[in-house]
RNA sequence: AGAGUUUGAUCCUGGCUCAGGAUUAACGCUGGCGGUAUGCCUAAUACAUGCAAGUCGAACGAGUUCUUCGGAACUAGUGGCGGACGGGUGAGUAACACGUUGGAACCUGCCCCGAAGUGGGGAAUAACCCAUCGAAAGAUGGGCUAAUACCCCAUAGUCUUAUGCUUGUCAUAAGUAAAGAUUUUUCGCUUCGGGAGGGGCCUGCGUAGCAUUAGCUUGUUGGUGAGGUAAAAGCUCACCAAGGCUACGAUGCUUAGCUGGAUCGAGAGGUUGACCAGCCACACUGGGACUGAGAUACGGCCCAGACUCCUACGGGAGGCAGCAGUAAGGAAUCUUCCACAAUGGGCGAAAGCCUGAUGGAGCAAUACCGCGUGCAGGAAGACGCUUUUCGGAGUGUAAACUGCUUUUAUUUGGGACGAUUAUGACGGUACCAAAUGAAUAAGGAUCGGCUAACUACGUGCCAGCAGCCGCGGUAAUACGUAGGAUCCAAGCGUUAUCCGGAAUUACUGGGCGUAAAGCGUGAGCAGGUGGUGAUAUAGGUCAGAUGCGAAAUCUUGCGGCUUAACCGUAUAGACUGUGUCUGAAACCAUAUUACUUGAGGUCGGUAGAGGCAAGCGGAAUUUGUGAUGUAGCAGUGAAAUGCGUAGAUAUCACAAGGAACACCAAUGGCGAAGGCAGCUUGCUGGGCCGCACCUGACACUCAGUCACGAAAGCGUGGGGAGCGAACGGGAUUAGAUACCCCGGUAGUCCACGCCGUAAACGAUGGAUGCUACCCGUACGAGGUCUCGACCCUUUGUGUGGGGCAGCUAACGCGAUAAGCAUCCCGCCUGGGAAGUACGAACGCAAGUUUAAAACUCAAAGGAAUUGACGGGGACCCGCACAAGCAGUGGAGUAUGUGGUUUAAUCCGAUGCUAAGCGUAAAACCUUACCGAGGCUUGACAUCUCUGGAAGGCUCCCGAAAGGGAGCUGUGCCGCUUGCGGAGCCAGAUGACAGAUGCUGCAUGGCCGUCGUCAGCUCGUGUCGUGAGAUGUUGGGUUAAGUCCCGCAACGAGCGCAACCCUUGUCGUGUGUUACACUUUCACACGAGACUGCCCGGGUAACCGGGAGGAAGGUGAGGAUGACGUCUGGUCGGCAUGGCUCUUACGCCUCGGGCUACACACGUACUACAAUGGCCGUUACAAUGGGUUUUGCCAAACCGUAAGGUGGAGCUAAUCCCAUCAAAAGCGGUCUCAGUUCGGAUUGAGGGCUGAAACUCGCCCUCAUGAAGCCGGAAUUGCUAGUAAUGGCGGAUCAGCAUGCCGCCGUGAAUACGUUCCCGGGUCUUGUACACACCGCCCGUCAAAUCACGAAAGUUGGGGGUACCCGAAGCGCCAGCUUUGCUGGCUCUAAGGUAAAUCCAGCGAUUGGGGUUAAGUCGUAACAAGGUAUCCGUACCGGAAGGUGCGGAUG
Repeated sequence: AGAGUUUGAUCCUGGCUCAGGAUUAACGCUGGCGGUAUGCCUAAUACAUGCAAGUCGAACGAGUUCUUCGGAACUAGUGGCGGACGGGUGAGUAACACGUUGGAACCUGCCCCGAAGUGGGGAAUAACCCAUCGAAAGAUGGGCUAAUACCCCAUAGUCUUAUGCUUGUCAUAAGUAAAGAUUUUUCGCUUCGGGAGGGGCCUGCGUAGCAUUAGCUUGUUGGUGAGGUAAAAGCUCACCAAGGCUACGAUGCUUAGCUGGAUCGAGAGGUUGACCAGCCACACUGGGACUGAGAUACGGCCCAGACUCCUACGGGAGGCAGCAGUAAGGAAUCUUCCACAAUGGGCGAAAGCCUGAUGGAGCAAUACCGCGUGCAGGAAGACGCUUUUCGGAGUGUAAACUGCUUUUAUUUGGGACGAUUAUGACGGUACCAAAUGAAUAAGGAUCGGCUAACUACGUGCCAGCAGCCGCGGUAAUACGUAGGAUCCAAGCGUUAUCCGGAAUUACUGGGCGUAAAGCGUGAGCAGGUGGUGAUAUAGGUCAGAUGCGAAAUCUUGCGGCUUAACCGUAUAGACUGUGUCUGAAACCAUAUUACUUGAGGUCGGUAGAGGCAAGCGGAAUUUGUGAUGUAGCAGUGAAAUGCGUAGAUAUCACAAGGAACACCAAUGGCGAAGGCAGCUUGCUGGGCCGCACCUGACACUCAGUCACGAAAGCGUGGGGAGCGAACGGGAUUAGAUACCCCGGUAGUCCACGCCGUAAACGAUGGAUGCUACCCGUACGAGGUCUCGACCCUUUGUGUGGGGCAGCUAACGCGAUAAGCAUCCCGCCUGGGAAGUACGAACGCAAGUUUAAAACUCAAAGGAAUUGACGGGGACCCGCACAAGCAGUGGAGUAUGUGGUUUAAUCCGAUGCUAAGCGUAAAACCUUACCGAGGCUUGACAUCUCUGGAAGGCUCCCGAAAGGGAGCUGUGCCGCUUGCGGAGCCAGAUGACAGAUGCUGCAUGGCCGUCGUCAGCUCGUGUCGUGAGAUGUUGGGUUAAGUCCCGCAACGAGCGCAACCCUUGUCGUGUGUUACACUUUCACACGAGACUGCCCGGGUAACCGGGAGGAAGGUGAGGAUGACGUCUGGUCGGCAUGGCUCUUACGCCUCGGGCUACACACGUACUACAAUGGCCGUUACAAUGGGUUUUGCCAAACCGUAAGGUGGAGCUAAUCCCAUCAAAAGCGGUCUCAGUUCGGAUUGAGGGCUGAAACUCGCCCUCAUGAAGCCGGAAUUGCUAGUAAUGGCGGAUCAGCAUGCCGCCGUGAAUACGUUCCCGGGUCUUGUACACACCGCCCGUCAAAUCACGAAAGUUGGGGGUACCCGAAGCGCCAGCUUUGCUGGCUCUAAGGUAAAUCCAGCGAUUGGGGUUAAGUCGUAACAAGGUAUCCGUACCGGAAGGUGCGGAUG
């Protein structure tokens, strides 16, 4: 000191979260020692038991015990002092309670100092004795007695009171003291004066929240008099006056002990008030006084109340918020310990007694601090574990092992300080020494990023994690476990709370055009701020001195415990505060005086839809009357409703009535804003300019307040032409409560009165000053020139455009600031809930103003960027449309797919980019599927062992695979006798084989597609905070990002083009074959075409035309496919990670299936005929293929034919397929019909291939002769040797093409053109989209759940008012049997009654709101979102919403 998180990316705004520190903490896991601290935060709840305040016999009488008889000890009672300290707690208290600073009208036991005194008498009473009552607590009567208990007299003044005037230490008068004990000296007692310490009272300032608490107060504020107190005072009372407090926050409500300090923070400041210390308050709850120096008294008294206990039911007793302890509550907080040894307190002359204050110990890792759990050596590195690419790597010098040490531990011995002459609870403690022996001692959290630290396995959106972002759906560094690692360490994590980070309430130190935020506008009181000169004062301000600001704490120095924590000490600091004194006089302030520039005024001009009132005018709409006139008018995308033959619309004339004012008209004008527009008149506000003069700071802003304030709306009364919410009808539509159309009521208009809101906007508060320019425009004034005017120029006030500096997140603003500054006001602090609820004020109402919380999310948002998209725009291209030709879709068949069926109909491909596709050939095989029968190291590979060469033949079972039996037979190489080796076969064993099993969403490779579209990028530079931009855009041109020109760009790469192949022309060379020549043909090498030439246009690129040429502008065709997209396709071609199967998901065999068939779709073939069918006849090709042994097969012959026989020739320019063709041509026939068209289907008979044509092949002959007469919506291909049409060949292949790949023949039509459909490219624009429009997203309804509001009421509580009753007690009065008793009065606590009020809980039901992967209805918004959106208001509608009126542009 920062970091994560909104986005595809960026900058900003803005919230949420994290890293740090702290704690009277708690919880989880773990736990060796010591020191020092700390330890009921909750129930101020209730308390068993014990203790926590007594002491004095040197005040007194009496009693008891002991006695050495001298006396001593103890004690109930009287008396004195102390129980007002010490100890606890924080309920109450928002206050002179506390803190701090001053003050005057006071008291003060014990203590200290000074002065004086202490003489003489008297009457009682407890204890005790007797008697009585009571369960007890206790009480009563009678009798005796003492005192330092009580009373009287005397004496006394510097005491008190009164009076006097000469105002004094004056005088006079009156009043008021005392106590003895002890014993040889002290302690007491009384009076007066003073001190110290303590206490009471007053006072300035400071010390919470809420204004949804705005008025409060009657002893209240003051005075006079009296009373009262220790003392001032309405402290109390009587009378008089009517005051006092409050926006600088009274009163009320809620919360809270305050402070020194503690903690966080750089500081300012925030939070807090445990321990320790000071003050206050309280002592079961409430009230009260007594005693006393002191109390309204924690361990005293009286009364009332609640609770607990005892009881003989009559009555009594009690108060742990003292120390321990118990129960309860709670996440949670200790021993019913030791001692008065120390320090301190009470009493006492003292010894001493008492002291849960205190000193100590105990318990607790609760916190801080310190120490330890060993140290050194020890392998190219054991075992185990983990991992692995199987080689290794990690754990790891770690262990083992060797040597060493002993802090700690255990045992033993010694042994303090704290204490003075004595006395030690702690304690045989601290500490010291010795011995033993590595011995007794390590865990916790984390490891995706933030944040240091990674792998394996398991799991499979499950289980779970999570502080935020987020992980988990089969390869999880994020879950769980393991290994390893990281960080801390006797602790480590989690949770809770506070500060910090957060400049996220901003004084230091923020903002308000668009992110949250300028009141709709003005006037203006309080308040804040305020021009220039001079003088004075000294309140603020500044400086110096001085007092206080307790100690502790904090900082610094020094010192003591072995160190540290901890403690001590300082003639150290700080405590940022405050009082007093002195000084300064710049600034602010105050007072006085002066000035003119701020402000205002006088005078002279001037522009204007500024306001109010009255009058007048023309155009237009509508209506009425009359006239002309006839069938339509009106309306729309198209229609219909509507009007019209009862005469509309149209045209003319006249009349009525209301509303609004065309042109001028404008980035024109005026006004504070809202707003203001025909003309004239009257009244009236403000502005601007010019020249002089006058006043002399009179100014600016403005909470509250007051006034004005569009449209809609409300009230009363008018008015009503047009328009027009609601409403009615017609359309549109799936629906249409809308958009469109026909009508139409409120309203719109006027007068008066309300309302008080708008996107009331420049989304920009007002005032003042300063800071480049340029161009318009409105209204003035001056100058130059002119006869005059214009032009030109200078200047003031408005209103616009561009733009420098500067500012801004950017967009943009830019003298009309969003720049630089000052002053004042208003407002903001994440999104939603919500401008809502409740409360209050206003309003006739509608509603307006003020204005939250619970809950919920991690975003919401601004500007800009790149894309994508648009029922946005511009330009361009493509058989994209158009123009044409031929089709598909209808029929039959073939083939593929879906579906269905099936034991199986194996699998994959599914819009374009699947569907005559993988399959360039499913009868078996193929084959992966099904049924059945078999095998298990396997059909196939490698290794090990054993045997045998291999091989061949026969028979049996079986569907075959396979199983069984028997016979035969030995080779090659080394060495050569055994034996060994290579290769083969069989058997055995296990490593392994095998899988068309899964995942194309783990992959490689290959392919499809956009698309042969013209694009896609980079380096350097420049611009921008940045994402990015520029280049690549622009003007032309091209098939092309092709080229040219321009340009903050200059270059380059992948694409385009070219290079490659085929083809078209020519030349040269060679050449088998063909009978030979010209020549054709084949091969090879060359030539040729480059906009090269000419004309025209153009700056150029280039375009148009022409010549020559076989070919002309890419000559034609092919191959060639940029960055990327589709998580496109393929694990079933192959390869491959992971997973799965292993007597089976592997392998073999036979049979079946892939060929099924109500149906749907795709692709083809054949047709529907005369441009044709059939018959006859006559021509013209090209590409190819053919024998390893299986091929192509001639001639000839047979057969109607398929085909057969045959076998010449050919390893191919030679022979064959193959006379190679068919369309075409010529001739004939058919004559428009389901036909001499069409050939499906079926029957019969044949042929071929092949072990085998049943399921399930092809062909031939004869016979049969179906649908079909040109095809609905829709849709495909093609721009020239193309479409169309005709045949031929080949691959696959035993056989089997209407498919596929090729070949040649015949051979068209049309293109005006780019408006539209589709696809693509470039630029631009809008965007709330980025999974990118198959996007996003709104509201009702339905479901679940959460919090909240209202609500008949109900429950509890608070404070007050009125009245009733009224204890104890102070005071007062009366009576009496008077050291007192009884009764009464006033006041009051508690209680009761009544009506209100405030707060809180519950509440049937009800209201909206939030949240929730896959509910319903629509489609409102984002693009012109398909009716531009939004604001205010009114009405309407399932819902989003629609419509009217006015407004905004976002």

RNAcentral holds the sequence, with entries from SILVA. Predicted 3D model of a 1450-nucleotide RNA (small-subunit ribosomal RNA) from an uncultured Candidatus Saccharibacteria bacterium. Its mean pLDDT, the model's own confidence on a scale to 100, is 84.